Context: one part of a larger RNA
RNA sequence: CGCAGGAAAUCUGAAGAGGAGCCGUCCUUAGUACGAGAGGACCGGGACGGACACACCGCUGGUGGACCAGUUGUUCUGCCAAGGGCAUCGCUGGGUAGCCACGUGUGGCCGGGAUAAGCGCUGAAAGCAUCUAAGCGUGAAGCCCCCCUCAAGAUGAGAUUUCCCACCAGGCACUCAGGUGCUUGGGUAAGACCCCUUGGAGAAGACGAGGUGGAUCGGUCCGAGGUGUAAGCGUGGUAACACGUUGAGCUGACGGAUACGAAUCGGUCGAGGG
Numbered sequence: 001c002g003c004a005g006g007a008a009a010u011c012u013g014a015a016g017a018g019g020a021g022c023c024g025u026c027c028u029u030a031g032u033a034c035g036a037g038a039g040g041a042c043c044g045g046g047a048c049g050g051a052c053a054c055a056c057c058g059c060u061g062g063u064g065g066a067c068c069a070g071u072u073g074u075u076c077u078g079c080c081a082a083g084g085g086c087a088u089c090g091c092u093g094g095g096u097a098g099c100c101a102c103g104u105g106u107g108g109c110c111g112g113g114a115u116a117a118g119c120g121c122u123g124a125a126a127g128c129a130u131c132u133a134a135g136c137g138u139g140a141a142g143c144c145c146c147c148c149u150c151a152a153g154a155u156g157a158g159a160u161u162u163c164c165c166a167c168c169a170g171g172c173a174c175u176c177a178g179g180u181g182c183u184u185g186g187g188u189a190a191g192a193c194c195c196c197u198u199g200g201a202g203a204a205g206a207c208g209a210g211g212u213g214g215a216u217c218g219g220u221c222c223g224a225g226g227u228g229u230a231a232g233c234g235u236g237g238u239a240a241c242a243c244g245u246u247g248a249g250c251u252g253a254c255g256g257a258u259a260c261g262a263a264u265c266g267g268u269c270g271a272g273g274g
Base pairs, nucleotide, nucleotide: 001153005164006163007162008161009160010159011158016150017149018148019147022050023049024048025047026046027045028044034039052107053106054105055104056103060101061100062099063098067094068093069092070091071090072087073086074085075084076083077082111145112144113143118138119137120136121135165273167186168185169184170183171182172181173180174179191269192268193267194266195211196210197209198208199207216262217261218260219258220257221256222255223254225251226250227249232245233244234243235242236241
């Protein structure tokens, strides 16, 4: 921009496009059919796997440089104690959320249609024979459906539901002087956007949740989870240190609650219809 008014939402889609499509071992049928024996099935049923794909983080693990603890050297906070900085995050031991696999779950199935090679029925040309010439079947991991995803720019522009109304002015044409048609501009409706707080959304746009009639982000409080018994004080010990207060203190992303701070105030666009 289009989809012959302007919007919001939900769908259809054998229009179309993309994805998937895999393989093995074992048991059973059955030591059966077959075969002198050796050997050894089709068909059907069941179990377990490999690789691949998608999703997820409850479990097991990884990472986790604004979480916790231990510890070395040095410097600073006047000193002790307690801490801050630097040294690869100084080093080391753990670790929430998120993101992940080494973890977990799921998938390939089944079924239908038309076929290939092949196998057939009927059957002439050619009194026979012949699957083919007319006609009719059967028959693949392949083709079309079935399964998953996108999808009405599918210009063949689909469907359903709901919302908004028929404003004002200028120009041109017609005019029965009421107006009608075309066009331009303006203020609006439903609605949308700008702007702002933001997100398991994201390169930017976009998409989603919100904007005081509010829990959107931050803070605070409560909790989960993590670390592992803070500081100070007391007791014991010459001391290193131990014990008690104490599962303490601290705590990023997690779950809630709470308007304390910030989403203020505003602006722009947007129909007049056969």
This is a predicted structure of a 274-nucleotide part of an RNA (large-subunit ribosomal RNA, domain VI) from Novibacillus thermophilus.
The RNAcentral record of the full RNA draws on ENA and SILVA.
Its mean pLDDT, the model's own confidence on a scale to 100, is 89.